[in-house]
RNA sequence: AACGGUGAUUGUCCUGUCGCUGCUUCAGAUUACUGAAGGAGAGGAAAGUCCGGGCAACACAGGGUGCCAUGCUUCCUAACGGGAAGGGGUUUGUUUUGCAAAUCACAGAAAGUGCCACAGAAAAUAUACCGCUCACUUGUGAGUAAGGGUGAAAACGCGAGGUAAGAGCUCACGGCAGCAUACGGCGACGUGUGUUGCGGUAAACCUCAUGGGUUGAAAGAUCAAAUAAACCGGGGCUUGAGGGCGACCCGCCUAACCCGGAGGGUAGAUCGAUCGAGUUUUGCGGCAACGUAAAACCUAGAUAAAUGACAGGAGUUCACAGAACCCGGCUUACAGAUCACCGUUUUUU
Repeated sequence: AACGGUGAUUGUCCUGUCGCUGCUUCAGAUUACUGAAGGAGAGGAAAGUCCGGGCAACACAGGGUGCCAUGCUUCCUAACGGGAAGGGGUUUGUUUUGCAAAUCACAGAAAGUGCCACAGAAAAUAUACCGCUCACUUGUGAGUAAGGGUGAAAACGCGAGGUAAGAGCUCACGGCAGCAUACGGCGACGUGUGUUGCGGUAAACCUCAUGGGUUGAAAGAUCAAAUAAACCGGGGCUUGAGGGCGACCCGCCUAACCCGGAGGGUAGAUCGAUCGAGUUUUGCGGCAACGUAAAACCUAGAUAAAUGACAGGAGUUCACAGAACCCGGCUUACAGAUCACCGUUUUUU
């Protein structure tokens, strides 16, 4: 220098003309408009609607059984399944008992049950195909898990003793796990000692711990307008339909109407709704997530739903993509530019 990877920031700008949606002021109308002036007008993800919270409604009796989610520790936070800092496992690299990077659905397999394809003798109360040993004897019986072979996985590894041959059968050393204990750490955990044990699987059932009421702005509140309180069928009226009650059961409350059909009427407006766990800057505390103090700032609010079109210029055509109650996260999409780190190749010193 080129290319690639990861992370962070950014996410075209300026001028003119004509439009669109709110707001303020003025003028004219008089409600519901018109005109003029001024100023505001999509995002880093507005997306997916995955997680958490605010807000709102449901009767803020209660009990039981289920169901769902999460799953190393400490901290942050309104909260979280999010984040920060750590611990541990696995893999890779360098090199060596360390360091670095990536990654992990990282409680429990010593409560119980189930499952482990194919191959293989046997996939978990062990078993006996070859082999080995013994006996009788020449194909049988008994013993065996060292060796062979199968498999993703073969009863912990290895050495010695032991034995007919063998085997944790016994012993030393080592690996992993449980328990006890000492020390260090807030803790996960680490180190040491002792002791007991030795297949895997919990995104299999399950166990343990913690948490979860349901619904969702078409929530909900107010005003206006209208009416058929009729007709037909069914159910119910204290022997209780229906509703509250949202997975079910019990229980409790309420209760005279309820469901369906055909048909008639109305179908407008306001609030909720954008000043909020708000934004920016600076100081302080903290490794960090974040907290705290001060100052400054107001930054879309539509409802068939505005945020656009054209021309010129910077520099060139320009990514993913469009708010709909709000906020914090996560995930996904993304041209180009800038910065940092890492890797490969080439060149120079």
The RNA shown here (Bacterial RNase P class A) has 349 nucleotides and comes from Bacteroidales bacterium OttesenSCG-928-C03. RNAcentral records the identical sequence in 3 taxa. Model confidence (mean pLDDT): 75 of 100. NCBI's taxonomy places the organism under Bacteria, Pseudomonadati, Bacteroidota, Bacteroidia, Bacteroidales. The model forms 97% of the base pairs in the Rfam consensus.